[in-house]
RNA sequence: GGCAAAUUUUACGAAAGUAAAAGACGCAAAGCCACGGGCCUAAAACAACAGGUUGUUGUCAUGGUAGCCGGGUUGCCAAA
Numbered sequence: 001g002g003c004a005a006a007u008u009u010u011a012c013g014a015a016a017g018u019a020a021a022a023g024a025c026g027c028a029a030a031g032c033c034a035c036g037g038g039c040c041u042a043a044a045a046c047a048a049c050a051g052g053u054u055g056u057u058g059u060c061a062u063g064g065u066a067g068c069c070g071g072g073u074u075g076c077c078a079a080a
Base pairs, nucleotide, nucleotide: 002027003026007022008021009020010019011018012017025067031073032072033071035070036069037068038065039064040063045059046058047057048056049055050054
């Protein structure tokens, strides 16, 4: 020199969350990739019940997370 948690605003999204701006809790790969495990969410689907074309509950990733871990891949400048 680099990145940027919480929080705030705006946009997108069913949500989790993501993008941009502000902001720094931290980070020596906190660069990139969802391949394995974990975690978050549950729109659609399926099931049950109520009910009458809707509601409630449950299951589920095809949605996320690289700042959860492993793995893969790439890697700036200067001084000693």

c-di-GMP-I riboswitch aptamer from uncultured Peribacillus sp., 80 nucleotides, folded computationally. The organism belongs to Peribacillus, within Bacteria. The RNAcentral record of the sequence draws on MGnify.